[in-house]
Molecule: c-di-GMP-I riboswitch aptamer
Organism: uncultured Desulfobulbaceae bacterium
């Protein structure tokens, strides 16, 4: 460098739920709040779920893959 992934250290992200707000909704966003997360960052490119006012339509990246970057180092 790659591969790995500790009852390791710094640190980061935040599921239910609750409150405000934006959407017709699935849901975003923002504050509580902490089940979990080593990519639980980032793309919707395959499949999957799911929504709507049904199309050249939308959600979901924390459901599987798969592209792009990345933090620390014990076996």
């Nucleotide at each position: 460098u790659g591969a790995c992934g500790a009852u390791a250290a710094a640190g980061c992200c935040a599921a239910a739920c609750c409150c405000g707000u934006u959407g017709c909704g699935a849901a975003g966003c923002g504050g509580g709040g902490g089940c979990g997360g080593a990519a639980a960052a980032c793309c919707a490119c395959g499949g999957g779920u799911u929504u709507c006012a049904a199309g050249a339509a939308a959600a979901c990246a924390g459901c599987c893959g798969g592209g792009u970057u990345g933090c620390c180092g014990a076996a």